[in-house]
């Protein structure tokens, strides 16, 4: 199922940065951007260890310290970029795959 998340194509939209040097080419240097892609962690939360207190009684509650987990457009700037073109997260619309809830 009068089709939910997702994803695939198309077709509109959609920021950023040097038309930088040196090289005959192949390459090589400086500078600078974040929004394919890909890494890093905040709060939580789970765990463990300890401290003091309450209380008959702590295995809860709390505080501390460690580990694991943990999102972005946020930080990195590997990678991809820095005239136009192409790319391009994202958004929208079309079609098609897909099969949750009921």
């Nucleotide at each position: 199922a009068u089709g939910a998340a997702g994803g695939u194509u198309a077709c509109g939209g959609a920021a950023g940065a040097u038309a930088c040097c040196c090289g005959a080419a192949a390459g090589g240097g400086a500078g600078c951007c974040g929004a394919a892609g890909a890494a890093g962690c905040a709060a939580g939360u789970u765990c463990a260890a300890g401290g003091g207190g309450u209380g008959g009684a702590a295995u809860g509650a709390u505080c501390u310290u460690g580990a694991a987990u943990g999102a972005a457009a946020c930080u990195u700037u590997c990678a991809g970029g820095c005239a136009a073109a192409a790319a391009g997260a994202c958004c929208g619309u079309a079609a098609c795959c897909g099969g949750a809830c009921a």
Glycine riboswitch aptamer from a Clostridiaceae bacterium, 102 nucleotides, folded computationally.
The source organism's lineage runs through Bacteria, Bacillati, Bacillota, Eubacteriales and Clostridiaceae.
Model confidence (mean pLDDT): 81 of 100.